[in-house]
RNA sequence: UAUGAGGAUAGAGGUCGCGUGGUUGAUCAGUAUUCUGCCGGAUGUGUCAGGCACAGAAGAAAGCAGACAGAAAGGAAACAACGCCGAAGGAAGAUAUCGCCUGUACGGUAUUUUUCUGGGCAUGCGGUGAAGAACCGUAUGACUGUCAUCUAUGGGAUGGAGCGCUAUCUAAAGA
Numbered sequence: 001u002a003u004g005a006g007g008a009u010a011g012a013g014g015u016c017g018c019g020u021g022g023u024u025g026a027u028c029a030g031u032a033u034u035c036u037g038c039c040g041g042a043u044g045u046g047u048c049a050g051g052c053a054c055a056g057a058a059g060a061a062a063g064c065a066g067a068c069a070g071a072a073a074g075g076a077a078a079c080a081a082c083g084c085c086g087a088a089g090g091a092a093g094a095u096a097u098c099g100c101c102u103g104u105a106c107g108g109u110a111u112u113u114u115u116c117u118g119g120g121c122a123u124g125c126g127g128u129g130a131a132g133a134a135c136c137g138u139a140u141g142a143c144u145g146u147c148a149u150c151u152a153u154g155g156g157a158u159g160g161a162g163c164g165c166u167a168u169c170u171a172a173a174g175a
């Protein structure tokens, strides 16, 4: 002096980029529930098993009909706000905690580990779901940002993955 492993800081992607809580009106739903009547005839409720408790022959569950009775949560949309660009989401596991007690079951919540996905969109299939909404997974398709290679200029072709890419600063080792 050039190269530049690694490190630090800043930044980009956009058919709704991602997430969070809030507000509003819908949906859920004339459903659950409550009450009344009929029927029914011994179970029912507290997730499940075992306990325990409670309701029940003064009639349980299930079913049917009715009532100027009548929800909520979860899910979604719109709106503005806030935090952001592995934003975030999925799958599997661990720990803590909640669901009357115990449990190696099940479910919710929080934290965390590993792993997968660049991004949104459309369509098919599967799943969650009250849902023909929405979301999740997956396949395919075109689009889009980015890098590499080819091409040699037309924003073309092929391929890769966010452990990526761009900018600035720094600079190990070797030469």
Stems, first nucleotide, its partner, number of pairs: 001175001006170006014085001017084004022079003033069001034067005043055004047105001048103004088117012118144002121141008146160005